About this RNA
Model confidence (mean pLDDT): 82 of 100. Predicted 3D model of an 84-nucleotide RNA (transfer RNA) from a Phycisphaerae bacterium. Taxonomically the source falls in Phycisphaerae (Bacteria, Pseudomonadati, Planctomycetota). It matches the Rfam family "tRNA". Rfam classes the family as a transfer RNA. The sequence was found in a public genome assembly.
[in-house]
């Protein structure tokens, strides 16, 4: 340097045939339930205001197409694996 895959919440991973997504499922963190304590197991929170409905803002970064993007398209950066 070429092809290929791949970056998503606190970590790890679905999702990526465009709208039903603040987001499947698992860890991990708080809280509660159980237990003489705990460990395990079970329930609930986990993005930001809010009492609640709702709003807003997030998918490596920049642009762009779209009424509408985690999705398409464009440049870049990073990671792997293959080939020079």
């Nucleotide at each position: 340097g070429g092809u290929a895959g791949u970056g998503u919440g606190c970590c790890c991973g679905a999702g990526c045939u465009g709208g039903c997504c603040a987001a499947u499922g698992g860890g991990g963190a708080c809280g509660g339930g159980c237990u003489g304590u705990a460990a395990a197991c079970c329930c609930g929170u986990u993005g930001a205001c809010g009492a609640a409905a709702g709003u807003c803002u997030u998918c490596g970064c920049a642009g762009g197409u779209u009424c509408g993007a985690a999705u398409c398209c464009u440049g870049c950066c990073g990671c792997u694996a293959c080939c020079a």